Description: This is a predicted structure of a 494-nucleotide part of an RNA (large-subunit ribosomal RNA, domain I) from a Gammaproteobacteria bacterium. Rfam family: Bacterial large subunit ribosomal RNA. Its family is annotated with ribosome and structural constituent of ribosome in the Gene Ontology. Its mean pLDDT, the model's own confidence on a scale to 100, is 85. The full RNA is in RNAcentral, with records from ENA.
Context: one part of a larger RNA
RNA sequence: CGCAUACGGUGGAUGCCUUGGCGACAGGAGGCGAUGAAGGACGUGACAGCCUGCGAUAAGCUUCGGGGAGUCGGCAAAUAGGCUUUGAUCCGGAGAUUUCCGAAUGGGGAAACCCACCCUUCGGGGUAUCUGUACCUGAAUACAUAGGGUGCAGAGGCGAACCCGGGGAACUGAAACAUCUAAGUACCCGGAGGAAAAGAUAUCAACAGAUAUUCCCUAAGUAGCGGCGAGCGAAAGGGGAACAGCCCUUAAGCCUUUGAGUUCUAGUGGAAGGUUCUGGAAAGGACCGCCAUAGUGGGUGAUAGCCCCGUACACGAAAGAGCGAAAAAGGUGAAAUCGAGUAGGACGGGACACGUGUUAUCCUGUCUGAACAUGGGGGGACCAUCCUCCAAGGCUAAAUACUACCUGUCGACCGAUAGUGAACCAGUACCGUGAGGGAAAGGCGAAAAGAACCCCGGUGAGGGGAGUGAAAUAGAACCUGAAACCGUAUGCGU
Numbered sequence: 001c002g003c004a005u006a007c008g009g010u011g012g013a014u015g016c017c018u019u020g021g022c023g024a025c026a027g028g029a030g031g032c033g034a035u036g037a038a039g040g041a042c043g044u045g046a047c048a049g050c051c052u053g054c055g056a057u058a059a060g061c062u063u064c065g066g067g068g069a070g071u072c073g074g075c076a077a078a079u080a081g082g083c084u085u086u087g088a089u090c091c092g093g094a095g096a097u098u099u100c101c102g103a104a105u106g107g108g109g110a111a112a113c114c115c116a117c118c119c120u121u122c123g124g125g126g127u128a129u130c131u132g133u134a135c136c137u138g139a140a141u142a143c144a145u146a147g148g149g150u151g152c153a154g155a156g157g158c159g160a161a162c163c164c165g166g167g168g169a170a171c172u173g174a175a176a177c178a179u180c181u182a183a184g185u186a187c188c189c190g191g192a193g194g195a196a197a198a199g200a201u202a203u204c205a206a207c208a209g210a211u212a213u214u215c216c217c218u219a220a221g222u223a224g225c226g227g228c229g230a231g232c233g234a235a236a237g238g239g240g241a242a243c244a245g246c247c248c249u250u251a252a253g254c255c256u257u258u259g260a261g262u263u264c265u266a267g268u269g270g271a272a273g274g275u276u277c278u279g280g281a282a283a284g285g286a287c288c289g290c291c292a293u294a295g296u297g298g299g300u301g302a303u304a305g306c307c308c309c310g311u312a313c314a315c316g317a318a319a320g321a322g323c324g325a326a327a328a329a330g331g332u333g334a335a336a337u338c339g340a341g342u343a344g345g346a347c348g349g350g351a352c353a354c355g356u357g358u359u360a361u362c363c364u365g366u367c368u369g370a371a372c373a374u375g376g377g378g379g380g381a382c383c384a385u386c387c388u389c390c391a392a393g394g395c396u397a398a399a400u401a402c403u404a405c406c407u408g409u410c411g412a413c414c415g416a417u418a419g420u421g422a423a424c425c426a427g428u429a430c431c432g433u434g435a436g437g438g439a440a441a442g443g444c445g446a447a448a449a450g451a452a453c454c455c456c457g458g459u460g461a462g463g464g465g466a467g468u469g470a471a472a473u474a475g476a477a478c479c480u481g482a483a484a485c486c487g488u489a490u491g492c493g494u
Stems, first nucleotide, its partner, number of pairs: 001493009015479001016443002020414002022411007029403002031158002039101003042055003046079001049075003061095006070083003106115003116127004129155009162193001163191005173180001177227001203210002214241005224232002245395003248339001253332006261323005267315003273288005289306002291295001297309003344368008354380001375390005430437002450478001453465004
C1' cells in the first nucleotide's frame, strides 16, 4: 500500500411525517378612495430586538350582544406589577381615536421633511387643479368679449382577470423573400361594469316562410378566399341555453323610503365502554357491552363510533349588512318632433372568411349629393319582375366571460432538490447605478423530564462519570442515518 472482516468518523441520501403549496367544485362578493384609499415611514409594551396589533385615547378607548374562568398577542422562559363571577381575557356588531408620507390637494420638496397666510370659542378649521353651475367683477376697446374672483356640486388615485373603444409591432411560417402569415396577437393609451358589449330588423329566406340580441353543438375544415403558395375560413338552415319588450307621441322606465320574509356577520345543545394482557404509554390483543338522522375529520404516550374537539340533527342576534313579493309615498323623467350635408356617387383607405377581383354589403379622409311612403333600402356585378324590410334618434333583464378576495367541500395532486420563488420573519439575505435579478434554510422527546453534582481542561472547546428517559449511537451540530471520502483493530498478500 492492497484485499477482507469488525467497529467508528464524516456526510445527509432514503423511509416516515406536514404547519405549506397546487388544482377543482359550490356559494358569496365583485370594489376601495378628498368622510383622504392602496401602500408605506415613524412611533406605541414594566423590560433591548423582530413579527403581529394599534395610532400621541397608540397589543388599545366606548357601547351593544355572545361567552363563562382564568388572563395581560407570537418568537420566549423568568421577574415585577396588574385585571377578573360587580363576569375579565376572548369572539361578533356599531361607534370614537386614527401622527407623518402617499391622488396628496396651502407653497415647496431629495416621499415620510421644510416654509406660509386667513379665521378661531385656542380645541381646531380653511387655503391645489380641472369640469359643471349660479353669481360678482372686468382689459386692449364704446357696447362687449378674453381674463380675474366667490358659493355649491362633481372629478382626480389604486385594484387580479374578464369587457368596450383609440393606436398597433416584430420574431416566426411561406423550408429564401416582397403580397400574404404571425395578428388586429403582444404592447401602449382611454373608459366602464359586476359583468361588459350586442339587441327589437332599411334582418334572413326563396315563392314556403322565419322573426331582437347573446352563448353552446352542428352545418364544416364545407362554400369560398389565397404569390390559388404558406395558409385563412364563413353563413343560412337544424338542435339546445335563455327569453321581453319598449320610448321619443308625458308615460314607459329608473331611483329612494316603508316592507312580509330570508341570508350573512359571534354562538348553543348534541348519543353511547368497561375489565383484563403485553407494553414506557393502549386507542392494539382477549372478554363482555352500548350509541347511531352521529362509523366525515382531527387530537390524545401505538391503530378510539362510545376519552377530548367535533360530526348527524335541532336551535340562536341587542346591533349592522345583503336580497326582497305585494302595495303605498316621494323624486327623476333626456334629446327631439320619424331622424339631410343623410342615403347614394367619384377617388383613397379600412372592416366583412372574401388579398379589387365579375365584388355585392358595412365604415369614412377629400370632393359631391337625392327622394320624402304616390317614397326609400336589400335580396353578392348589373337590369327587369317578384319577395321582403323601413336607415340616417334612444333604452333594455336573462342565457355568456373572469376571480385579486371570503366561506365550505373535495383530489388515482406534491411531500422539503418535490409542491408557490417563498412549509422556516421571503420577494427576505444577497447582487445590480438602475430597470431588474433573487436564494439557501423543516423534523430531540409522549412530556424538557433540555443533563443537579463530580472529574480532565485555558473560570475554554470538547469529553468522561452521575442523573432523566422506553431509548441519549434520541444530548440540543439532536428521527431514520445510504454512498462517496477518512480512520482504528485483526487476518492475509506484497